[in-house]
Context: one part of a larger RNA
RNA sequence: CUGGGUGUAAAGGGUGUGUAGGCGGGUCUGCAAGUCAGAUGUGAAAACUAUGGGCUUAACCCAUAGCCUGCAUUUGAAACUGUGGAUCUUGAGCGUGGGAGAGGUAAACGGAAUUCCCGGUGUAGCGGUGAAAUGCGUAGAUAUCGGGAGGAACACCAGUGGCGAAGGCGGUUUACUGGACCAUGACUGACGCUGAGACACGAAAGCGUGGGGAGCAAACAGGAUUAGAUACCCUGGUAGUCCGCACCGUAAACGAUGAGUGCUCGUCAUCGGCGACAGAAUGUCGGUGACUUAGGGAAACCGUUAAGCACUCCACCUGGGGAGUACGCCGGCAACGGUGAAACUC
Numbered sequence: 001c002u003g004g005g006u007g008u009a010a011a012g013g014g015u016g017u018g019u020a021g022g023c024g025g026g027u028c029u030g031c032a033a034g035u036c037a038g039a040u041g042u043g044a045a046a047a048c049u050a051u052g053g054g055c056u057u058a059a060c061c062c063a064u065a066g067c068c069u070g071c072a073u074u075u076g077a078a079a080c081u082g083u084g085g086a087u088c089u090u091g092a093g094c095g096u097g098g099g100a101g102a103g104g105u106a107a108a109c110g111g112a113a114u115u116c117c118c119g120g121u122g123u124a125g126c127g128g129u130g131a132a133a134u135g136c137g138u139a140g141a142u143a144u145c146g147g148g149a150g151g152a153a154c155a156c157c158a159g160u161g162g163c164g165a166a167g168g169c170g171g172u173u174u175a176c177u178g179g180a181c182c183a184u185g186a187c188u189g190a191c192g193c194u195g196a197g198a199c200a201c202g203a204a205a206g207c208g209u210g211g212g213g214a215g216c217a218a219a220c221a222g223g224a225u226u227a228g229a230u231a232c233c234c235u236g237g238u239a240g241u242c243c244g245c246a247c248c249g250u251a252a253a254c255g256a257u258g259a260g261u262g263c264u265c266g267u268c269a270u271c272g273g274c275g276a277c278a279g280a281a282u283g284u285c286g287g288u289g290a291c292u293u294a295g296g297g298a299a300a301c302c303g304u305u306a307a308g309c310a311c312u313c314c315a316c317c318u319g320g321g322g323a324g325u326a327c328g329c330c331g332g333c334a335a336c337g338g339u340g341a342a343a344c345u346c
Stems, first nucleotide, its partner, number of pairs: 003318004008299001012314001014201004021194003025088007033081002035077008048066007091191001092188002095184004103177007110154001115149007125136002162169002206247001208245004215241002220236004258313006266291009295302002319346003328339004
C1' cells in the first nucleotide's frame, strides 16, 4: 500500500452555520458521456505462454500461434449512473391552530444570610481544633435588640424534570428575540444529506482597560503537626472571583460513543402535546431514563436514544519512549495556542 479499525486497547474534530466537493426519492420519455457488445486499425523487436523443430541432452537457438489485458475510429444496446424534458408526494420546506420550557439579550424589583458602621442592653471571655496556639476582647468583644451601608448568590419549589448545537442555563416581573414539539393536511414539488477550507460560538483559569469588592480565596504571613512539613488543620490575607468593553481558544469541552436516513422483540417510569373518557385504563407523536429479545462485543456490557443490520459524507488511528517536544510557518499584548517531525532507544 491493499486493508483493518476509532465507548474503555492507538484513533470522533469542543460545537454549529455553510463554500467547493462527494452522495441522493417515485413514474414516464429523449440523448448516449460513463457502461456493455460487434467491426476495423494500431498495440516494434526481444521477453513470456503453448505446440513443433535444431545442437548426443540441458541451458541455448529457430518456427508458428497466443499474449501485449491498451488506445483510436466506427456501428449498435439503453437496464443502471449521467444529462435534457414532463409529472408525483412519502423526503424537505411552508401556511393555519395550539400548549410546554433555568433557551438568549436588556432593564427594573425582592427577601433570607454573611460582613462592616452607628446606637441600646450586658460582662469576661470569644474564636478555633484531634488537642492547641497564632488571632479578637475591659479602649467593652462574643451574645442580643434597633437602624444603616455594600457586594455577591438566589434556600424551599427541584425531579435519572425542562431548555439549548455545544459551552451552558435556576429569585420575581417587563420588553425584545431564537429553536423544538403537537394537531391539521391547505400550499411548494426533491428544493435533500454530509461538509475539506472558511466563518461564528465556545467552561474555568489567564491577559488589557475602566469600575466594583460583602463573602470566599491562589500567592504571602503567622500558629500548629512532623524527623522535616516550602503540605494536609487553624488565624489572617492580596490578585482573582463580580460588572462594561476588548482579547485568549483551551478542558476528563465525556455518552471518553461524528452527522444523516431506513430496518430489527417487548416491559416499566417520567416530561410535552393530541385523541377519547365521569375519573381512568388503553391509543398515538416527540423527548428523557431503567430493564431486556434477536443481534453485536475481548469482556464488562450495548441493545429502536445501538456499541445490532445496511447505505452516504466528514474527521481520525497504524508499537512504547523520545514528544504534543524541536525546527519552520500561522495566530496572540503576553501567557501560550494551532500545525507537527527526526536522531536515538526498548
RNAcentral holds the full RNA, with entries from ENA. Small-subunit ribosomal RNA, central domain from an uncultured bacterium, 346 nucleotides, folded computationally. Model confidence (mean pLDDT): 88 of 100. Its Rfam family is "Bacterial small subunit ribosomal RNA". Its family is annotated with structural constituent of ribosome and ribosome in the Gene Ontology.